[in-house]
RNA sequence: AGAGUUUGAUCCUGGCUCAGGAUGAACGCUAGCGGCAUGCUUAACACAUGCAAGUCGAACGAGACAUUUAUGUCUAGUGGCGGACGGGUGAGUAACGCGUAAGAACCUACCUUUAGGAGAGGGAUACCAGCUGGAAACGGUUGCUAAUACCUCGUAUGCUGAUGAAGUAAAAGGUGUUUUCACCGCCUAGAGAGGGGCUUGCGUCUGAUUAGCUUGUUGGUGAGGUAAAGGCUUACCAAGGCUAUGAUCAGUAGCUGGUCUGAGAGGACAAACAGCCACACUGGGACUGAGACACGGCCCAGACUCCUACGGGAGGCAGCAGUGAGGAAUUUUCCGCAAUGGGCGAAAGCCUGACGGAGCAAUGCCGCGUGGAGGAAGAAGGCCCGUGGGUCGUAAUCUCCUUUUCUCAGAGAAGAAUUUUGACGGUAUCUGAGGAAUAAGCAUCGGCUAACUCCGUGCCAGCAGCCGCGGUAAUACGGGGGAUGCAAGCGUUAUCCGGAAUUAUUGGGCGUAAAGGGUCCUGAGGUGGUUUGUUCAGUCCAUUGUGAAAGAUUAGGGCUUAACCCUAAAAAUGCAAUGGAAACUAGCAAACUAGAGUACGGUAGGGGCAGGGGGAAUUCCCGGUGGAGCGGUGAAAUGCAUAGAUAUCGGGAAGAACACCAACGGCGAAAGCACUCUGCUGGGCCGAUACUGACACUGAAAGACGAGAGCUAGGGGAGCAAAUGGGAUUAGAUACCCCAGUAGUCCUAGCCGUAAACGAUGGAUACUAAGUGGUGAACGACUCAAAAACGUGCACUGCUGAAGCUAACGCCAUAAGUAUCCCGCCUGGGGAGUAUGCUCGCAAGAGUGAAACUCAAAGGAAUUGACGGGGGCCCGCACAAGCGGUGGAGCAUGUGGUUUAAUUCGAUGCAACGCGAAGAACCUUACCAGGGCUUGACAUGUCAUUCGAUCUCUUGGAAACGAGAGAAUUUGUUGUUUGUUUGCUUCUUUUCGUAAGAGCAACAAUCAACCGGUGAACAAAGGUGGUGCAUGGCUGUCGUCAGCUCGUGUCGUGAGAUGUUGGGUUAAGUCCCGCAACGAGCGCAACCCUUGUCUUUAGUUGCUAAAGCAAACUAGAGAGACUGCCGGUGAUAAACCGGAGGAAGGUGAGGAUGACGUCAAGUCAGCAUGCCCCUUAUGUCCUGGGCUACUCACGUGCUACAAUGGCUGGGACAAUGAGAAGCAGCUCCGCGAGGACAAGCAAACCUCAAAAACCCAGUCUCAGUUCGGAUUGCAGGCUGCAACUCGCCUGCAUGAAGUCGGAAUCGCUAGUAAUCGCCGGUCAGCAAUACGGCGGUGAAUACGUUCCCGGGCCUUGUACACACCGCCCGUCACACUCGGGGAGUCGACCAGGACCGAAGCCGCCAUUCUAACCGUAAGGAGGAGGGCGUCUACGUCAAGGUUGGUAACUCAAGUGAAGUCGUAACAAGGUAGCCGUACUGGAAGGUGCGGCUG
Repeated sequence: AGAGUUUGAUCCUGGCUCAGGAUGAACGCUAGCGGCAUGCUUAACACAUGCAAGUCGAACGAGACAUUUAUGUCUAGUGGCGGACGGGUGAGUAACGCGUAAGAACCUACCUUUAGGAGAGGGAUACCAGCUGGAAACGGUUGCUAAUACCUCGUAUGCUGAUGAAGUAAAAGGUGUUUUCACCGCCUAGAGAGGGGCUUGCGUCUGAUUAGCUUGUUGGUGAGGUAAAGGCUUACCAAGGCUAUGAUCAGUAGCUGGUCUGAGAGGACAAACAGCCACACUGGGACUGAGACACGGCCCAGACUCCUACGGGAGGCAGCAGUGAGGAAUUUUCCGCAAUGGGCGAAAGCCUGACGGAGCAAUGCCGCGUGGAGGAAGAAGGCCCGUGGGUCGUAAUCUCCUUUUCUCAGAGAAGAAUUUUGACGGUAUCUGAGGAAUAAGCAUCGGCUAACUCCGUGCCAGCAGCCGCGGUAAUACGGGGGAUGCAAGCGUUAUCCGGAAUUAUUGGGCGUAAAGGGUCCUGAGGUGGUUUGUUCAGUCCAUUGUGAAAGAUUAGGGCUUAACCCUAAAAAUGCAAUGGAAACUAGCAAACUAGAGUACGGUAGGGGCAGGGGGAAUUCCCGGUGGAGCGGUGAAAUGCAUAGAUAUCGGGAAGAACACCAACGGCGAAAGCACUCUGCUGGGCCGAUACUGACACUGAAAGACGAGAGCUAGGGGAGCAAAUGGGAUUAGAUACCCCAGUAGUCCUAGCCGUAAACGAUGGAUACUAAGUGGUGAACGACUCAAAAACGUGCACUGCUGAAGCUAACGCCAUAAGUAUCCCGCCUGGGGAGUAUGCUCGCAAGAGUGAAACUCAAAGGAAUUGACGGGGGCCCGCACAAGCGGUGGAGCAUGUGGUUUAAUUCGAUGCAACGCGAAGAACCUUACCAGGGCUUGACAUGUCAUUCGAUCUCUUGGAAACGAGAGAAUUUGUUGUUUGUUUGCUUCUUUUCGUAAGAGCAACAAUCAACCGGUGAACAAAGGUGGUGCAUGGCUGUCGUCAGCUCGUGUCGUGAGAUGUUGGGUUAAGUCCCGCAACGAGCGCAACCCUUGUCUUUAGUUGCUAAAGCAAACUAGAGAGACUGCCGGUGAUAAACCGGAGGAAGGUGAGGAUGACGUCAAGUCAGCAUGCCCCUUAUGUCCUGGGCUACUCACGUGCUACAAUGGCUGGGACAAUGAGAAGCAGCUCCGCGAGGACAAGCAAACCUCAAAAACCCAGUCUCAGUUCGGAUUGCAGGCUGCAACUCGCCUGCAUGAAGUCGGAAUCGCUAGUAAUCGCCGGUCAGCAAUACGGCGGUGAAUACGUUCCCGGGCCUUGUACACACCGCCCGUCACACUCGGGGAGUCGACCAGGACCGAAGCCGCCAUUCUAACCGUAAGGAGGAGGGCGUCUACGUCAAGGUUGGUAACUCAAGUGAAGUCGUAACAAGGUAGCCGUACUGGAAGGUGCGGCUG
């Protein structure tokens, strides 16, 4: 510091998500130790039990115990001090509660200090004793007694009062062997310290769908009250006080130092520690006291719990432990007062759940360890594998070493200021011994994000923070191996800050992304021209006070380190006070004129209001002429018309609107404003000179105006026209089109207050290049004068455009530039401008205006494509012009469908359908039925073999296969060794004998190898089984269309563009010219083959007159054609047109040749191949059947329907090809298919082989025929083991349909169509009419590009990118979810009005009682109790307000799998769309009126 995610890609806007840090946490898995911290965030819910506040006998009497006495100890009660601290909690509180800084009208026990004092008296009382009530709690009464308890008098530095007079308030003693003393107390007064009460400035959450609140309220006077100022209380008087700078009301909340986060500014939080506040079961109240309206005090009321003898009583853990409950969740009913601190006490001391410690919990932070070194046979094993190996991995085993930790044993603290005293604790720590011993997990591994493979699964199971993964090869699920990260922890969840500049002060925006109010005016507010003086509020400087400590930062220090702790410094951005400065802002004073305004003179204008006048048109009425249609549409019909329309002429009536001029011209704030005249009236502009002297700008609220539609009332109503009716269109047509037609449109008066009210651009001021128009007035010059034109400075209004800005488009002096001021508005999409509340309105509705829920996008601009029932240009047998067909018939063939045991499989718009198949009777064959085989029909390897061979026959069987018999005798190939036999036209010797030797060969035996057979087991074989959507290769198609790209450069933020566009031209991205492009590649063309002409060479099997030879033939090599030449057009180009010559002329004709890519196109059944599947079968062998079925439909063909013809007879002319298991002549036989015999030919030689159309002659004469040949019968031929299913051919006989074919549709532009025959492949034969070639005869037409189809280029729109077979809207039906309304119903809270009126303070009263004082007494003063009254808690009544829960029913919304109906929008979306409004319709929607261009 960023990253992922909208798109085919891009830039932007904008949300969502992630990486970081944190926590009083919880959950899952796991777990060795120590230190320091932390630990009910929920029910301020209820609490068993124990403890948490007592102490003082040196205040007092009394009692008890101990003791020999002295005396000591203990204690219920009286009395004193303390229980207002300490400890807990955060319910309430939006407040002077808290924070900060000040202030004046106060109090203060204990403590410190100063001054003074403590004299004289008195009466009671608890305890106790007696009697007595009660279950208890607790009392009642009589009697006795003490005090540092209580009271009176005297005194008075104090207080009240005015400074006077006058009045008024005190006291207590105790202890000590030392007694004129000491200590502790007591009273009065002053001062201090610390503590507390009160007042004030400033700061302190959200909501305006809370706008008015207040009657002790605001102030005054008198009185009362308080420690104290004060409406604090009361009587009277006045009518004030608060509020848009947010009162009141509602919601939420203890506040702060601080904590977390952040670069900071900020944001969030308010556990632990510390300060303040509030509370103590809930509500009220006072008492005591220095202090309380009192957590472990009192009284009353209420709820709850407990005890009870039913009469009455007791209680309050939000103290420490602990229990229950709630909850995801939070500890021991521990030790000790040793330390620190607190209460009492003279002290010893007692008390202290404050505190110090220990225990539990990985809850957090910090530290340590789980060993270290060496060690390759890279062990075993796991996993992967390309089978070679790689990896876990020096990791382990093993060798050597160490002992933090652990276990055992021994020693053993500091913490204690001071004699005693240590809970922690036999703890920390130290020493010794032992032994690698006691100690590793968790999460992740698709991207973000470090880390990859195998198996399983197969849109299942599952994962997921976002994007997303999973449908048979998942790095994303589950497991294994490996890896990565962190580590006694690791992950997940929750929450906060950050990233988020995503509320923007720092630091955002508003033309089109969300966002400028419809316009104007103005009171508040904000901002404000020039100069001088002054003040010093803001501002700035200096000083002072404060900003608690802790925390944080910095520097040191202490625990072995760290966490932790200690010390110091700085800081604490703040507030207040004092003193200064005077530039700026501000205040005051004085002046100025450049802003603003006034006066004067001109001037343009559909500016406004009111009242007159006018003509054209339309409709209606009357009359005339006239006589059949008119009108309307894409075409029609409804409608009007012989009762006289339309048309035309004349007259009349009515209402509404004002042609031409007219213009990106004018005016107005906007809405808006147009015939013409008159009256009244607002504003602007120009000019020169005076005047005022900042009077200005903006503007929440308020007010005014505000198109059209709509509403109310009254008029008016010609035309037009929502609704409505009818006619069409249509599947339907609640629409578009047509015929009618009512509200309305018009006027008057009043409402409404909205529009795409738009420049989608708030107002004002200033500044910032140019160029060119328009409108208005003024001036100058020109002119005799005017106009026009020209020049100058203004005001308004357009266009182009630089800098600059912008995401881009674009804006650019009329800013969307550069700046200032003020206002309005925005913060993801949907839900929704909806609900609810309120305001306005007659209503329609308008204004204000949410949430739940849901999605990961929605959106802007631009780019490349694709598409358009958008546009332009161009091409093609695309149309047109022609010729011939198909579609009708019969047959052939293929397909669908159906059938079947099987009718094997594939191909399915063009681009499947005479296609794979260049040939299914068996075979083929993959299918079906049945019968067989199981290492197999086929390949390789291993082992065994007393195998080394073939033939014949019989038998079962459909065959495959099985069972059996026989013959012959030999024994695969090559080599080794041995042998003797045999042979030799070999060599040597020789007695010359085929005698000996050598050699060779043959033969026999032996051994070895190879080959073949058989058998066995296993690796393996086999599969036309699946997947063409896992693939290779090959192919089709767009399309032989002219396109598809790259390098460098340039332009653009970028996707991309340019080049490749433009002007011409071409068959062509072919070429030329121009151009920010210059070049290049794959395509085009050419190079290749065939053919057409010529030359040359060579030639037999060719030709030939038989001698020879190239005109004709064959096959080699050359020539030739290049827009080369001429003329014209064109731009002096490319090129085009015409011509000459030439066999051929502009690509001469034909072929081969198929760019980048598209269609998940076709093919796993040609072949190859991954994965999956079968293995006595999905393999393999065999027989028979099937692929040839047959109601029907379609495609492609053949033959025809006839006379341009059929038949009979005769005659003529080709080329390509094929031939040895072949082609077959001649001759003979047969009507014929064919048969017999048999020359020739491995072919320029022989054969197939007859070419046919054509020509000549004859016949038929328009008919279902002498056309046509299907179908069927009989008889034959050929091939072949075999012709039934299921072949071809021949002869005779039979003689269907069919008389030129509906809608529709196909081919072809010249040697083409049409027509005629010939050949070949496959092949035993053939279902071939198919396919591939060959030649013969040989046309017609093309004006042209409007239209159909396909394609190319440019351009335009787009909400499409799976790309129009796209996208997408609404109703309805179903399911789920959230929300609104809702007869009601159940609560909670609040305010006001009444009623009741506990306890209690205060006041009043006197029928009760009464020690201190007064009085001789009676009695009084005072007190207690009682009664009454004001106030008042709880409670009650009636009517409200606010808010929450719930509810039959109901409404809209959202989300869902592939539902239903239409097709509204996106392209001119097929009626351009949208906005406001009104009516209307199943629904999207339609129509009217006005507006906008998006």
The prediction has a mean pLDDT of 84. The RNA shown here (small-subunit ribosomal RNA) has 1494 nucleotides and comes from a moss metagenome. Rfam family: Bacterial small subunit ribosomal RNA. The RNAcentral record of the sequence draws on SILVA.